This is a predicted structure of a 71-nucleotide RNA (transfer RNA) from Aquirufa lenticrescens. The source organism's lineage runs through Bacteria, Bacteroidota, Cytophagia, Cytophagales and Aquirufa. The coordinates come from a structure-prediction model, not an experiment, and the mean pLDDT is 84.
RNA sequence: ACGGGCAUAGUAUAAUGGUAGUAUGCAGGUCUCCAAAACCUUUGGUCAGGGUUCGAAUCCUUGUGCCCGUG
Numbered sequence: 001a002c003g004g005g006c007a008u009a010g011u012a013u014a015a016u017g018g019u020a021g022u023a024u025g026c027a028g029g030u031c032u033c034c035a036a037a038a039c040c041u042u043u044g045g046u047c048a049g050g051g052u053u054c055g056a057a058u059c060c061u062u063g064u065g066c067c068c069g070u071g
Stems, first nucleotide, its partner, number of pairs: 001070007010024004018054001025043001027041004047063005
């Protein structure tokens, strides 16, 4: 330089154009002499810009970062 892949909550990971979920963590509560475990509740997210569409995490495009490959 060229090609490919990835980017979603503090962390991990789903969602093939139609209400962004789950687990874990944080916080609160129940239980316990106390704590742990268990159970209940809550909190919090689509890498950035632009485009297509009634509607975009999803499709197109540009950029950024990371990973893999070719030379």